[in-house]
């Protein structure tokens, strides 16, 4: 210098003017002054909690849902850290739903001879006879020898072929050809020893190898799990209408009863289309005070918290402990913005030999709504640290 890996950070700055939303002070008020006002993801709402209400006598079992190597961290987690195992990369490093397949059941498509009590298509090897061909003997029938496309009987599983997967791999021996058939090494299983808290690793002996894969198929095992969510929920509470109680005033007739009152009927009044009559239907006093429920509205919940920053210490780390300093939006369908100037990033154009100067454009993803810990997703451009591979120079 080039190419990469991992971790972290920034993500326009300053000033002026004009606005927007809370808070504090002054003011009768209008208003004035002061101070504060988005993010690393505020997002998706996917996990885990706090908080609130509801439900619930305790324990166990079953069902449902979730998690799943080991150890640690944490309030908790499906998160994080450190390891182990497997896979990928020359490497830094990255990826993995990573318990159990002799508890049981199921499945293994297509292809292929055979896919789970394995299998023989091509092929390799052996055999005798049939057939065919060639040669020989023989007058002939026939016999002998050799060969072979094919067919038949048998052996094999090395090679080919199919497949995601074909009942260990490589090599030597062995054999008619072959084969754990025998042997060495590797793999596998099993017993023991050593190291480690453990997952696991290493070693020694034994066993010719038996036990295929699939549990993001049912299932088994272990562990965890009540439900709903700030529109949770708590408090205050208007006008109008309606409900209840008390009191004043008004109030015809008849009947009944549980008789300061209530109920029923008639009469009377109001309304049912402009007017009148008849029939029919609905309703039946008024005023004042008090009580209680709901609605509009208001207040709280609401932001001081598993809090932020700095230092020291423990730990490989996640994280934890101690000390010091600080208070940092909290409202409602919702404020956090705009213009100009200068500076900065990137790009373009013009001028200049050049350093540079001028002009124009641009500066991502996005937008708090009870709070917190995570994960995931989006993100123009830029910076820092550590490390890896390659090239070059001293």
């Nucleotide at each position: 210098c080039c190419a990469g890996a991992u971790g972290g950070c920034c993500g326009g700055g300053u000033g002026a003017c004009c606005g927007c939303c809370g808070c504090c002070g002054c003011g009768c008020a209008a208003g004035c002054g002061g101070g504060g006002g988005a993010g690393g993801a505020a997002a998706g709402u996917c996990c885990g909690g706090g908080c609130u209400c509801c439900a619930c006598g305790g324990a166990a079992a079953u069902g449902c849902g979730g998690u799943g190597c080991c150890g640690g961290g944490u309030a908790a987690c499906g998160c994080c850290c450190g390891g182990c195992g497997g896979g990928g990369g020359c490497g830094a490093c990255c990826c993995c739903a990573g318990g159990g397949a002799c508890a049981g059941u199921g499945c293994c498509a297509c292809a292929g001879a055979g896919a789970g009590c394995a299998g023989a298509c091509c092929g390799c090897c052996g055999g005798a006879a049939c057939g065919c061909c060639g040669g020989g003997u023989g007058c002939g029938a026939a016999c002998c020898c050799g060969g072979c496309c094919g067919g038949c009987c048998g052996g094999c599983a090395a090679g080919g072929g199919u497949g995601a997967a074909a009942g260990g791999g490589u090599g030597c021996g062995g054999u008619a050809a072959g084969a754990g058939c025998g042997c060495a090494c590797c793999g596998c299983g099993u017993u023991c020893c050593u190291g480690g808290c453990a997952a696991c690793a290493g070693g020694a002996g034994c066993g010719g190898c038996a036990c295929g894969g699939u549990a993001a198929a049912c299932c088994c095992c272990a562990c965890c799990g009540g439900g709903a969510g700030c529109a949770a929920g708590a408090c205050c509470a208007a006008a109008u209408a309606g409900g209840g109680g008390c009191g004043g005033c008004a109030c015809g007739c008849c009947g009944g009863c549980u008789u300061u009152g209530c109920c029923g009927g008639c009469a009377g009044g109001a309304c049912c289309u402009g007017u009148u009559u008849c029939c029919g239907g609905u309703c039946c006093g008024u005023c004042g005070c008090c009580c209680g429920g709901g609605u509009c509205g208001g207040u709280c919940g609401c932001u001081c918290g598993a809090g932020a920053c700095g230092g020291c210490g423990a730990g490989c780390a996640a994280u934890c402990g101690c000390c010091g300093u600080c208070c940092u939006a909290g409202a409602g369908g919702a404020a956090u913005g705009g213009u100009c100037a200068c500076c900065g990033u990137c790009g373009g154009c013009g001028g200049g030999c050049a350093a540079c100067c001028g002009c124009c454009g641009u500066c991502a993803c996005a937008g708090a709504a009870c709070c917190c810990g995570g994960c995931u997703u989006a993100c123009a451009g830029g910076c820092c640290a550590u490390c890896u591979g390659g090239c070059g120079a001293a």